A computed fold for a 72-nucleotide RNA from a Streptosporangiaceae bacterium, annotated as transfer RNA. The RNAcentral record of the sequence draws on ENA and MGnify.

RNA sequence: GCUCUCGUAGCUCAAGGGACAGAGCAUCCGGUUCCGAACCGGAAGGUGGAGGUUCGAGUCCUUCCGGGAGCG
Repeated sequence: GCUCUCGUAGCUCAAGGGACAGAGCAUCCGGUUCCGAACCGGAAGGUGGAGGUUCGAGUCCUUCCGGGAGCG
């Protein structure tokens, strides 16, 4: 330098163009307990940046940024 791939919550991962973008763990609040742990209920929290296509984009296209792999 070229090609491919990944980027979604604090962490690990779902979401094959259309329902308020979900789950587990973690965090916080409450219940339970003599106090904790475990368990039960609840809450907060997110699409890497910028453009484009579309009635509608996490998803498709372009470009940039970052991680990984291959080739030279």
It matches the Rfam family "tRNA". Rfam describes the family as follows. Transfer RNA (tRNA) molecules are approximately 80 nucleotides in length. The family's RNA type in Rfam is transfer RNA.
The coordinates come from a structure-prediction model, not an experiment, and the mean pLDDT is 82.